[in-house]
Order: sequence, then structure tokens, then C1' cells
RNA sequence: GCCCCAGUAGCUCAGCGGAUAGAGCAUUCGCCUCCUAAGCGAAGGGCCAGAGGUUCGAUUCCUCCCUGGGGUG
Repeated sequence: GCCCCAGUAGCUCAGCGGAUAGAGCAUUCGCCUCCUAAGCGAAGGGCCAGAGGUUCGAUUCCUCCCUGGGGUG
């Protein structure tokens, strides 16, 4: 240089063009308990790496760019 994969919540990850973008863990609060842990319930937390484009509608498709990983001369 070229090719491939990934980038979504603090962390690990779902999300097949139309939902208010979800789950687990973590955090906070409550319940339970003599207390703690475990268990149960609830809450907060995201403008989906960035910029354009296509579309009535984009996390999703296209282009460019950035970052990380892998392959290859």
C1' cells in the first nucleotide's frame, strides 16, 4: 500500500429500512433479612466514532474520514 472485521449505556454485547434504541453486569433507591451476602422490584445512564449522500423514513444502505484488530506483498 491492498483486503477483511469491529466502533451502540461505565463495561460486555443485541438490534434483519419503520417500536419511545434494548439485554446482562456495574451504579443508586426500595423490598426481604437480626446484619451482610444472595434473591426480588424500580430508577438513572445513549442523540448509535465523525462528516456527507440515498430514502417518505437510516443504528441499519452508499461514499469519505478517524480509531482498534486481523490477513497479505
The RNA shown here (transfer RNA) has 73 nucleotides and comes from an uncultured Oscillospiraceae bacterium.